[in-house]
Molecule: RNase P RNA; transfer RNA
Organism: Sphaerochaetaceae bacterium
RNA sequence: UCGGUAGGUGAGAUGAUCGCAGGAUGAGAUACUCCUGAGGAAAGUCCGGGCUCCAUAGGACGUGACGCCGGUUAACGGCCGGUAGCGGUAACGCUCAAGAUAGCGCCACAGAAAAUAAACCGCCUGAAAGGGUAAGGGUGAAAUGGUGGGGUAAGAGCCCACCGCGCUCUUGGUAACAGGAGUGGCAGGGCAAGCCUCGUCAGGAGCAAGACCAAGUAGCAGGUUGGGUGGUCCGCCUAUAACCUGCGGGUAGGUCGCUAGAGGUCUUGGGUAACCAAGAUUGUGGAUAGAUGAUCAUCAUAUACAGAACCCGGCUUAUUGCCUACCGAAUUU
RNA sequence: GCGCCAGUAACUCAGGGGAUAGAGUAACAGCCUUCUAAGCUGUGAGUCGUUGGUUCGAUUCCAUCCUGGCGCG
Numbered sequence: 001u002c003g004g005u006a007g008g009u010g011a012g013a014u015g016a017u018c019g020c021a022g023g024a025u026g027a028g029a030u031a032c033u034c035c036u037g038a039g040g041a042a043a044g045u046c047c048g049g050g051c052u053c054c055a056u057a058g059g060a061c062g063u064g065a066c067g068c069c070g071g072u073u074a075a076c077g078g079c080c081g082g083u084a085g086c087g088g089u090a091a092c093g094c095u096c097a098a099g100a101u102a103g104c105g106c107c108a109c110a111g112a113a114a115a116u117a118a119a120c121c122g123c124c125u126g127a128a129a130g131g132g133u134a135a136g137g138g139u140g141a142a143a144u145g146g147u148g149g150g151g152u153a154a155g156a157g158c159c160c161a162c163c164g165c166g167c168u169c170u171u172g173g174u175a176a177c178a179g180g181a182g183u184g185g186c187a188g189g190g191c192a193a194g195c196c197u198c199g200u201c202a203g204g205a206g207c208a209a210g211a212c213c214a215a216g217u218a219g220c221a222g223g224u225u226g227g228g229u230g231g232u233c234c235g236c237c238u239a240u241a242a243c244c245u246g247c248g249g250g251u252a253g254g255u256c257g258c259u260a261g262a263g264g265u266c267u268u269g270g271g272u273a274a275c276c277a278a279g280a281u282u283g284u285g286g287a288u289a290g291a292u293g294a295u296c297a298u299c300a301u302a303u304a305c306a307g308a309a310c311c312c313g314g315c316u317u318a319u320u321g322c323c324u325a326c327c328g329a330a331u332u333u
Numbered sequence: 334g335c336g337c338c339a340g341u342a343a344c345u346c347a348g349g350g351g352a353u354a355g356a357g358u359a360a361c362a363g364c365c366u367u368c369u370a371a372g373c374u375g376u377g378a379g380u381c382g383u384u385g386g387u388u389c390g391a392u393u394c395c396a397u398c399c400u401g402g403c404g405c406g
Base pairs, nucleotide, nucleotide: 001329002328003327004326005325006324007323008322009321010320012299013298014297015296016295017294018293020037021036022035023034024033039305043316044315046314047313048312049311050310051206052205053204054203058234059233060232061231063202064201065200066199067198068082069081070080071079072078083097084095085094086093087092098197099196103195104194105191106190107189120137121136122133123132124131125130145163146162147161148160149159150158164186165184166183167182168181169180170179171178172177210256211255212254213253219247220246221245222244223243224242225239226238227237228236263282264281265280266279267278268277269276270275334405335404336403337402338401339400340399343358344357345356346355351389360376361375362374363373364372382398384396385395386394
């Protein structure tokens, strides 16, 4: 210098003028004044939780999600650390990573055979019929351990050595797992992002939840033991004329929920880390047709993706500038 | 705001792991006819919405994103 990997950080600042929303002062209204006013993703709604209503959501079946091990958390499919496998020269990255001797199912074409093994060519034996064989050929994504030696009629874990695999013991580790020793001659291919089995978790719905005030109103039909949103049954609560469903009619207003939050910032301590604990400090959006903007000047030219609608923790996607560490290659000294 | 579906040829739809994805309509060419329509024969046209993953193999299974649609006061 070029290429790459990992991580961090910012998302203009200041001043002037005009404007919008909320709050304070106030009995209330208006005006003035003062204070405050979008994000790292506010987005997608993909997960999880708070909150609200229905039993403080209970039992069984079903259904769904998750799935190496340990930790973290309010919770999670997230995050952190580790293990194993795979990819990369490397830094480093990725993994829905339990179970295929519980059972069922599928494996096109080719091939002898795609799974209770079997025998097309070949090899051996035999006069032939037939028998033995799984070394070699050939097919395929995949063919019943691999290499070498012994052995044999020819062959074969038939036997032996090494490697791989299963089991047992042992050492280290919380564990996944790793190392070592012994043993079994191999004990029967792949797919569970096919059904399924095992384990763990999950009751349902969602702020258009839900509570209250005011105004208006017209009923009709159907269902029943109904209703309380569950997929079904039980149970629980509630009503015996009420409730539900459909059609029709009325209203088109307000208040609360609503923002003090598992909140932010800093320091110290614990922990490899995620995270936790203690202390100090701070007040920091809440609309309901929906506010957070516009212009000018200076700095240095000032900009990308994009705008809260109950809240929070993640993930994913969109997007701009800068910094740090590390890896590889080339060049120069 | 919340909940839920769908995407395959120009259009309407099949196909739900197996070789080169089909059907009808439409389009184009030929035959028939004096000509047109109808009829008959043939042909072309597909990033299976996108990007990754599982698998020997993906339109199909899983995830993400994009687009379109429906419902809830």